[in-house]
RNA sequence: UGCGGGGUGGAGAAGAGGUCAUCUCACCAGGCUCAUAACCUGGGGAUCGCAGGUCCGAAUCCUGCCCCCGCAA
Numbered sequence: 001u002g003c004g005g006g007g008u009g010g011a012g013a014a015g016a017g018g019u020c021a022u023c024u025c026a027c028c029a030g031g032c033u034c035a036u037a038a039c040c041u042g043g044g045g046a047u048c049g050c051a052g053g054u055c056c057g058a059a060u061c062c063u064g065c066c067c068c069c070g071c072a073a
Stems, first nucleotide, its partner, number of pairs: 001072007010025004018056001027043005049065005
């Protein structure tokens, strides 16, 4: 420098144009227990890397940039 993949709650993932952005773990509260764990119930938390564009409507499509991983030189 080029090509490819990726960036979404604290962590790991799903979501490929339309309703509440979903799940697991973690966290908080309650239940259960002598108690802890497990289990059950409820709750908080992401405007989706940044900026623009297309569209009635964008996490999703397009452009530029930033960061991470891989390949090539």